[in-house]
RNA sequence: AAUUGAAGCUGGGGGUUCAUGUUACCGGUCUGUUUUCAGGCGCGGGCAUGAUGAGAAACACCCUUGGAACCUGAUCUGCCUAAUAGCAGCGUAGGGAAGCUUCGGUAACGUUCC
Numbered sequence: 001a002a003u004u005g006a007a008g009c010u011g012g013g014g015g016u017u018c019a020u021g022u023u024a025c026c027g028g029u030c031u032g033u034u035u036u037c038a039g040g041c042g043c044g045g046g047c048a049u050g051a052u053g054a055g056a057a058a059c060a061c062c063c064u065u066g067g068a069a070c071c072u073g074a075u076c077u078g079c080c081u082a083a084u085a086g087c088a089g090c091g092u093a094g095g096g097a098a099g100c101u102u103c104g105g106u107a108a109c110g111u112u113c114c
Base pairs, nucleotide, nucleotide: 001112002111003110005103006102007101008100009099010098011064012063013062014061016058017051018050019049020048021047022046025045026044027043028041029040030039031038032037066109070095071094072093076089077088078087079086
């Protein structure tokens, strides 16, 4: 010296689990049967309900570099729960997506440059 706090606009980034039920639909599998066909099994998809959470597919929610939104570590550790989720640790770890305008300030702490 710069950055800075709040709000708005535009753009961008991110997550979407667990449990229960369901053979109306599809797939799988078993049995019977001469092929057809029939019956069973929540086994899976899908669908519905419930739990938690800001958010569980809403054009909503959260985050957007002073970045814990989110990813890796992680089938992690502890609390808690029906189970996930949630909370804390891990974390002075490694990654991770920006511009403009307005108001305020010319600050504190931090960071960068000289």
Notes
The RNA shown here (TPP riboswitch aptamer (THI element)) has 114 nucleotides and comes from a Pseudomonadota bacterium. Of the family's consensus pairs, 96% are formed in the model.